Annotation: Predicted 3D model of a 524-nucleotide part of an RNA (small-subunit ribosomal RNA, 5' domain) from Bacteriovorax stolpii. It was read from a public genome assembly. Rfam family: Bacterial small subunit ribosomal RNA. Gene Ontology terms of the family: structural constituent of ribosome and ribosome. NCBI's taxonomy places the organism under Bacteria, Pseudomonadati, Bdellovibrionota, Bacteriovoracaceae, Bacteriovorax. Its mean pLDDT, the model's own confidence on a scale to 100, is 85.

[in-house]
Context: one part of a larger RNA
RNA sequence: GAACGAACGCUGGCGGCGUGCCUAAUACAUGCAAGUCGAACGUGAAAAGGGGCAACCCUUAGUAAAGUGGCGCACGGGUGAGUAACACGUGGGUAUCUGCCUUUUAGUGGGGAAUAACACAGGGAAACCUGUGCUAAUGCCGCAUAAGUAAGCAAUUAGAAAGUGGCCCUCUAUUUAUAAGGUCAUGCUGAAAGAAGAGCCCGCGGCCUAUUAGCUAGUUGGUGGGGUAAUGGCCUACCAAGGCAACGAUAGGUAUCCGGUCUGAGAGGAUGAUCGGACACACUGGAACUGAGACACGGUCCAGACUCCUACGGGAGGCAGCAGUAGGGAAUAUUGCGCAAUGGGGGAAACCCUGACGCAGCAACGCCGCGUGAGUGAGGAAGGUCUUCGGAUUGUAAAACUCUUUUAUUUGGGAAAAAUGUCUUUGUGGCUAAUAUCCAUGAAGAGUGAUGGUACCAAAGGAAUAAGCACCGGCUAACUUCGUGCCAGCAGCCGCGGUAAUACGAAGGGUGCAAGCGUUGUUC
Repeated sequence: GAACGAACGCUGGCGGCGUGCCUAAUACAUGCAAGUCGAACGUGAAAAGGGGCAACCCUUAGUAAAGUGGCGCACGGGUGAGUAACACGUGGGUAUCUGCCUUUUAGUGGGGAAUAACACAGGGAAACCUGUGCUAAUGCCGCAUAAGUAAGCAAUUAGAAAGUGGCCCUCUAUUUAUAAGGUCAUGCUGAAAGAAGAGCCCGCGGCCUAUUAGCUAGUUGGUGGGGUAAUGGCCUACCAAGGCAACGAUAGGUAUCCGGUCUGAGAGGAUGAUCGGACACACUGGAACUGAGACACGGUCCAGACUCCUACGGGAGGCAGCAGUAGGGAAUAUUGCGCAAUGGGGGAAACCCUGACGCAGCAACGCCGCGUGAGUGAGGAAGGUCUUCGGAUUGUAAAACUCUUUUAUUUGGGAAAAAUGUCUUUGUGGCUAAUAUCCAUGAAGAGUGAUGGUACCAAAGGAAUAAGCACCGGCUAACUUCGUGCCAGCAGCCGCGGUAAUACGAAGGGUGCAAGCGUUGUUC
C1' cells in the first nucleotide's frame, strides 16, 4: 500500500447491487418447510337450502374425509463434526447397475385366493391394540404363451403382463342405442440400443512433527467355497511366509477438498464466507427393511444421554430446513408477502404442493453513484486568534445581489417483467369405415403480478431537508499561543514532558480523507 463474512469509538442525507452466527455439530417453545393422483380401487358424510303435518325425501355430492394402490419422499434445502483417505483434483480403466426420458422390436390370453376401509364386540389414562364377519383393484398368486433373454457342451430347462379413459356404429349381435365390435389416447410385460446418472479399480498431485523408527496374523499371496449389480481377504476353510518402511512406514497433531478468493511485476505466499462441483454428517452409537437408487435430516428397530406427558402400567421427541427463543460471544437480520416468474414432485389436464425460489423488512457490513448548492461579491465588515501594536490571518469566507431545484416534501399519472398451459372460434395435415373423437401444427380472442401504486414521468414552492472524522517533532502532507512542569499525560518506531514543550491538555490556524473517518485484529 492492498484486502476483509469483520468488531469497537465518534459521526451519519439518499439510491442501486451484493453480503450478513467466523463462537456452542450447544439446548430448543410455536408456526410452516413433501406431497399428489377419483382418468387404478371399494366405501362415503355433514352444515346449509328446498319440499313435507310428520317419518322422511331432493339438492349439496359421488363433493369433503378416511382407507387400499401408484409415483414421489435418495431431489431440492442445511451444516463442516468426522476424515491425511482413491475423500478431493486431474488423467485413465471396467468386472457392473440404472426408475422416469428417447428409439426399435415381440406381446398384453384365461383363472384364483385374500385384505384394509366398513360393521359388530372388546382392552387401554393415552399412544394405540385385539378378535369375528363382509368387499374391490393397475394390490397378491397360479395356469397358458415365449420373438428374444438367462442357465447348460448339448438335448433341454426356467421365467412375463393390467388395465383405464374418450369417441363412433363400417362389420357382427340384440335393433332404442349399446358392446362382446371399431378406433384413438395412455398404461403394463419381455428384449435391444441411446441419453443421463451411479458403483468399483489405477497413475500422478496438494499439511506439520524423527524430541514418533520400526509397523503388520486376515497381516501379504495362493487354492476351494460363500457373498455382491460387480472385481477383490469383502468373508470363510486350508496352504505358503510374506507385505510396508529413511524416496519417512507406523504413531501423534491439525484439517472437508476443488473451481476459485486475497496479495504480488511475476515466481510465490496466504486462504477455501457468499456462487458452482465433489465428499461427509443429520441428538450420540449400531443395524437392517423398502426401493431403480438409502443403510435414508423432517422413515423403521435397538442401546445411550437429555427433555416432555402419565391414571405409574406405559408413552412422545430430535431446527447442522425457513423464521424465531435461550445460552455462548467483540459480533451477525423478520416468528414478513407470494407461488406472478424460474425450477422441482404428482396429475391426461384443470390444478394442488413447494420457507427451493421470487420479493419485501433490518444493518454505512462492503462496492458503486448522487447530494449537502452555483455565479457575482473588498468598506478586505463584525467577531475570534496572533502581533514587533504598524499590522497579519480567518477571508470571497460571510452578509448582500442574481440564479438553479438533483435530493427531500406534497399532488397527479403510471410500467416492463406474461408467456405458456387452459378455454372459445377457425385453417391445414395425420389416424380411421367415418365429416366423430384423438394427435400434430398455425391464426384470432378470453384470462393470469407477490413485488407495488414500486420503478419511471410530470407539476408545486423554497437554498430550502443534509458534514464529519483523524492528524499537524522526524518517518509523513500540515504551526502558533496559552495551561502544565519527569506531574498529568503521549507513543507504530525513534522518542517527548524536570518553567520559554511545533511531541502532554485546550484554543486559533492548517493538512488529509469524506457519509464516512480513525483504532484493533488477520493475510500478502